[in-house]
Predicted 3D model of a 71-nucleotide RNA (c-di-GMP-I riboswitch aptamer) from a soil metagenome.
RNA sequence: GACAAGGGCAAACCUCCCGUGAGGGGGGGACGCAAAACCACGGGACUCCCUGAGUCAGCCGAGUUGCCGAA
Numbered sequence: 001g002a003c004a005a006g007g008g009c010a011a012a013c014c015u016c017c018c019g020u021g022a023g024g025g026g027g028g029g030a031c032g033c034a035a036a037a038c039c040a041c042g043g044g045a046c047u048c049c050c051u052g053a054g055u056c057a058g059c060c061g062a063g064u065u066g067c068c069g070a071a
Stems, first nucleotide, its partner, number of pairs: 001068001008033002013028006031058001037064002041061003044056005
C1' cells in the first nucleotide's frame, strides 16, 4: 500500500460435535479483511460452578512473524 501479480483468511446464517456458559472445533457459506497470521501484556466487552476462574485477537493499543515490490 498499487484499478498490480500469485494467492490467503472467512462475518452473519445453516449443520454436527465440545463446554454450566461466554464461546470453541469440523463441514457448508461469504459480510468483509494488507496482516481478519500469532500473541491474553494493557484497555474494553462478555460468561460462570462467582472471595476467584474463564471467553473474545474480525473491539482498540502494544509485541513477534510473513507475501509482492508500483508510488

The prediction has a mean pLDDT of 89.
Of the family's consensus pairs, 94% are formed in the model.
Its Rfam family is "c-di-GMP-I riboswitch aptamer". Gene Ontology term of the family: cyclic-di-GMP binding.
RNAcentral holds the sequence, with entries from MGnify.